A computed fold for a 95-nucleotide RNA from an Actinomycetes bacterium, annotated as SAM riboswitch aptamer (S box leader).
Model confidence (mean pLDDT): 83 of 100.
The organism belongs to Actinomycetes, within Bacteria.

RNA sequence: ACAUCAUCAAGAGCGGCCGAGGGACGGGCCCUGUGACGCCGCGGCAACCCGGUCACCCAGGUGACCCACGGUGCCAAUGCCCGCUUCGAUGAGGA
Numbered sequence: 001a002c003a004u005c006a007u008c009a010a011g012a013g014c015g016g017c018c019g020a021g022g023g024a025c026g027g028g029c030c031c032u033g034u035g036a037c038g039c040c041g042c043g044g045c046a047a048c049c050c051g052g053u054c055a056c057c058c059a060g061g062u063g064a065c066c067c068a069c070g071g072u073g074c075c076a077a078u079g080c081c082c083g084c085u086u087c088g089a090u091g092a093g094g095a
Stems, first nucleotide, its partner, number of pairs: 002094001004092005013042005021031003025083004043075004048071002051066006079087001
């Protein structure tokens, strides 16, 4: 990189560096020298995996709840809106 499944109306800052674009793409509409985007440090939010409890039952899974160490993800606007839906992002197992 590819396919499958699940989720995407909630939530979450401060400082430093950089210096002009950024919000996937098209059209809007926004953010941005009052320094965006990106990177770094610390912090935070979340609960997909990991861990645990209970119940169901097709015996392999499902649902609810707890945990937040670890693996992750995220911290403008409903994935910003519309279109594209063989679109985008994240997680899990797979080959």